Record summary: Predicted 3D model of a 74-nucleotide RNA (transfer RNA) from Bacilli bacterium PM5-3. The sequence is in RNAcentral, with records from ENA. The source organism's lineage runs through Bacteria, Bacillati, Bacillota and Bacilli. RNAcentral records the identical sequence in 2 taxa. Its Rfam family is "tRNA". It is annotated as a transfer RNA.
Formats: sequence, C1' cells, structure tokens
RNA sequence: AGGGGCGUAGUUAAAUGGUAUAACCACGGUCUCCAAAACCGUUAUCGCGGGUUCGACUCCUGCCGCCCCUGCCA
Repeated sequence: AGGGGCGUAGUUAAAUGGUAUAACCACGGUCUCCAAAACCGUUAUCGCGGGUUCGACUCCUGCCGCCCCUGCCA
C1' cells in the first nucleotide's frame, strides 16, 4: 500500500428496510431468622459523520478502532 471480516446494554450475542431483543450482570420485590437458590419486575445499547428512503442496526459513502491475508521498505 492492496484485499477481506468485525464494531449493538457492564459482558456475550440476535435482529438482512417497518415498535431495537434475549441471556448473564446490576437494581427492586416475593420467599427466608439471615443469606443463597427459585420466581416476579425495572434500568440501560446500534463506533463517529454524510447520503439514499415515507421510514436505516440493516443499503451507499468518508473516517476511527480491532482481527486476518497479500505485497513493499528496513
């Protein structure tokens, strides 16, 4: 320098154009002498811009970060 993949909640992952979702964690409650477990409930997330569209996590594009492959220099 070229090519490819990835970026979503504190963590791990779904969602391939139409209300952003689950599990774990956290918090509150029930239960218990207390705690754990179990059960019920609650909060919080689309890497940063621009574009297309009635509507974008999703499509296009620039940048940023991480990983892999190829090449160049030393």